[in-house]
RNA sequence: GCCCCCAUCGACUAGCGGCCUAGGUCACAGCCCUUUCAAGGCUGCGACACCGGUUCAAAUCCGGUUGGGGGCA
Numbered sequence: 001g002c003c004c005c006c007a008u009c010g011a012c013u014a015g016c017g018g019c020c021u022a023g024g025u026c027a028c029a030g031c032c033c034u035u036u037c038a039a040g041g042c043u044g045c046g047a048c049a050c051c052g053g054u055u056c057a058a059a060u061c062c063g064g065u066u067g068g069g070g071g072c073a
Base pairs, nucleotide, nucleotide: 001072002071003070004069005068006067007066010026011025012024013023018056028044029043030042031041032040049065050064051063052062053061
């Protein structure tokens, strides 16, 4: 330098263009339970890397940028 793959809550992840106000587990916070703690129950918190485009409608499709991984030279 060229090519390929990936990017979603603090972490790990689900999400065949419309059922998404984006779901789950753990973590965190509050409440219940308990003499207390743990466990358990309930509730809350919190995310689509960025910029454009296509579309009636984009986390999802296309282009670019950034970051990460791999291959060739």

The RNA shown here (transfer RNA) has 73 nucleotides and comes from an uncultured Endomicrobiia bacterium.
Rfam family: tRNA. About the family: Transfer RNA (tRNA) molecules are approximately 80 nucleotides in length. It is annotated as a transfer RNA.